A computed fold for an 85-nucleotide RNA from Firmicutes bacterium UBA2203, annotated as c-di-GMP-I riboswitch aptamer. Rfam family: c-di-GMP-I riboswitch aptamer. Rfam describes the family as follows. GEMM was predicted in a large-scale screen for bacterial structured RNA regulatory elements.

[in-house]
């Protein structure tokens, strides 16, 4: 430096969900919780892909639409702890 993540310490992070706030909703945040996670750490939503659909559009019981959202869906840039090889 690379590759891997069977073993061990020694920390991190926090899925559902439960309680307040915002929010149209998807969600988000903030306390609790631990499903799991070697990048579940930072950067990107103008790679792809999923949600919602306020508002708007139209052939209005409804359709269809991101200017709203998701980095714990993949892929991408960047950085990095430890232990084997």
């Nucleotide at each position: 430096u690379c590759u891997u993540g069977c073993u061990a310490a020694g920390g991190g992070c926090a899925a559902a969900c439960c309680u307040g706030u915002c929010g149209a909703a998807a969600g988000a945040c903030a306390g609790g919780g631990a499903c799991g996670c070697a990048a579940a750490a930072c950067c990107a939503a103008a790679a792809g892909g999923c949600c919602u659909a306020a508002g708007g559009u139209u052939u209005u019981u409804a359709a269809c639409u991101a200017a709203g959202g998701c980095g714990g869906c993949u892929g991408g840039g960047u950085u990095g702890c430890c232990a084997a090889g």
The prediction has a mean pLDDT of 87.